[in-house]
RNA sequence: GCGCAUGUAGUUCAGUGGUAGAACGCUAUCCUGAUAAGAUAGAAGUCGGAGGUUCGAUUCCUCCCAUGCGCA
Numbered sequence: 001g002c003g004c005a006u007g008u009a010g011u012u013c014a015g016u017g018g019u020a021g022a023a024c025g026c027u028a029u030c031c032u033g034a035u036a037a038g039a040u041a042g043a044a045g046u047c048g049g050a051g052g053u054u055c056g057a058u059u060c061c062u063c064c065c066a067u068g069c070g071c072a
Base pairs, nucleotide, nucleotide: 001071002070003069004068005067006066007065010024011023012022013021018055026042027041028040029039030038048064049063050062051061052060
């Protein structure tokens, strides 16, 4: 330099055009003599960035950025 893949909550990951979710973690309350476990509730996302298509984009298209793999 060229090609391919990935980028979504603190972490690991779902989500193939119509209000962004789960598990673990975190916080509060309950339970306990106290912890752990358990129960209930809650917080936490400009969906990597910019543009385009569309009534509507995490999703489709283009460019850029980061990471990984392959080729040279």
A computed fold for a 72-nucleotide RNA from Candidatus Paceibacter sp., annotated as transfer RNA. The same sequence occurs in records of 2 taxa. Its Rfam family is "tRNA". It is annotated as a transfer RNA. The sequence is in RNAcentral, with records from ENA.